Overview: A computed fold for a 72-nucleotide RNA from a Candidatus Pacearchaeota archaeon, annotated as transfer RNA. It matches the Rfam family "tRNA". It is annotated as a transfer RNA. The RNAcentral record of the sequence draws on ENA. RNAcentral records the identical sequence in 2 taxa.

RNA sequence: GCCCCCAUAGCUUAACGGAUAAAGCACGGCCCUCCGGAGGCCGGGAUGAAGGUUCGAUUCCUUUUGGGGGUA
Repeated sequence: GCCCCCAUAGCUUAACGGAUAAAGCACGGCCCUCCGGAGGCCGGGAUGAAGGUUCGAUUCCUUUUGGGGGUA
């Protein structure tokens, strides 16, 4: 240089092109408790970036950024 794969919440993962993007752990609040832990209830937080296709994009296309792998 060329080719392939990956990128969603602090972390680990879901989501036929269609419902308000789902869950576990973590975090905050409340209940419980003498206090804490455990347990129960509630809550905040995410699609790497920019364009395109479409009535509709996390999903398809192009470019780009970062990471991983292959090839001489």